Transfer RNA from a Treponemataceae bacterium, 73 nucleotides, folded computationally.
The coordinates come from a structure-prediction model, not an experiment, and the mean pLDDT is 83.
Lineage of the source: Bacteria > Pseudomonadati > Spirochaetota > Treponematales > Treponemataceae.
Its Rfam family is "tRNA". It is annotated as a transfer RNA.

[in-house]
RNA sequence: GGUGACAUAGCUCAGUUGGCAGAGCAAGCGGCUCAUAUCCGCUCGGUCAUAGGUUCAAGCCCUAUUGUCACCA
Numbered sequence: 001g002g003u004g005a006c007a008u009a010g011c012u013c014a015g016u017u018g019g020c021a022g023a024g025c026a027a028g029c030g031g032c033u034c035a036u037a038u039c040c041g042c043u044c045g046g047u048c049a050u051a052g053g054u055u056c057a058a059g060c061c062c063u064a065u066u067g068u069c070a071c072c073a
Stems, first nucleotide, its partner, number of pairs: 001072007010025004019056001027043005049065005
């Protein structure tokens, strides 16, 4: 220098044919217990990397940029 993949909650990741943004863990609260842990319930937590485009509607489609990784040279 070229090609490709990935970017969604604090962490690991889903998200179907474009139509209400989710799970587990973590954190907080409560239940249980003599108490702690386990277990159970609830709650909190989001500029879907950035910018633009298409569309009635974009996490999803298109373009550019940024970052990470892999491969080729």